About this RNA
This is a predicted structure of a 72-nucleotide RNA (transfer RNA) from a Patescibacteria group bacterium. The organism belongs to Bacteria candidate phyla, within Bacteria. Rfam family: tRNA.
[in-house]
Order: sequence, then C1' cells, then structure tokens
RNA sequence: GCCUGGGUAGCUCAGUGGUAGAGCAAGCGCUUCGUAAGCGUUAGGUCGGAGGUUCAAAUCCUCUCCCAGGCU
Repeated sequence: GCCUGGGUAGCUCAGUGGUAGAGCAAGCGCUUCGUAAGCGUUAGGUCGGAGGUUCAAAUCCUCUCCCAGGCU
C1' cells in the first nucleotide's frame, strides 16, 4: 500500500430502509430478623465521526478515525 471483518446502553451482543432492543451490571420496591438468591419496576444511547441518497438511514453510497486478521 491492497483486501476482509468489526465499532450500537457501564460490559457482552442482537437489530440488513418504517417507534433502537436483549442478557448481565446499576437505582428503587416486594420478599427476609438480616444478607444473598428470587420476583417486579425504573433509568441509562448524538448507533465511532462527517457528508450524500430517500418521504423515512444503525441499516444503502462516499470520505475519514480506531480495533482485529490476511496479502504484498
């Protein structure tokens, strides 16, 4: 230098054009003499950044940053 995969909640990851989600973690409540476990509930996101296409973009296109792997 070229190619491939990836970047989404604190963490691990879904979501391939039409309201951004799950598990764990966190807060609160129930339960208990108390703790843990269990159950319920709440909050938490400029979807790496910028631009474009579209009525509508996490999703499609371009550029760019970062991570992993491969080729030379």